RNA sequence: GCCCUGAUCGUCCAGCCCGGUUAAGGACAUCGGCCUUUCAAGCCGAGAACACGGGUUCGAAUCCCGUUCAGGGCA
Numbered sequence: 001g002c003c004c005u006g007a008u009c010g011u012c013c014a015g016c017c018c019g020g021u022u023a024a025g026g027a028c029a030u031c032g033g034c035c036u037u038u039c040a041a042g043c044c045g046a047g048a049a050c051a052c053g054g055g056u057u058c059g060a061a062u063c064c065c066g067u068u069c070a071g072g073g074c075a
Base pairs, nucleotide, nucleotide: 001074002073003072004071005070006069007068010028011027012026013025020058030046031045032044033043034042051067052066053065054064055063
């Protein structure tokens, strides 16, 4: 230098290929409540995220382009 892959709650993942309802889902963690003599466990609830910029579209986490970062391959 060229090519490929990835970036989503605090953490780890799903959703993306094949765009669509209303509030982007799950586990763990956190907070509150119930239960318990208390704690843990269990049950109920709450908060919390689409790397950045642009484009296409009635509509983008999803498709396209660029940038940044991370990983891999070729030289």

A computed fold for a 75-nucleotide RNA from Candidatus Iainarchaeum sp., annotated as transfer RNA. It matches the Rfam family "tRNA". Rfam classes the family as a transfer RNA. Rfam describes the family as follows. Transfer RNA (tRNA) molecules are approximately 80 nucleotides in length. It was read from a public genome assembly.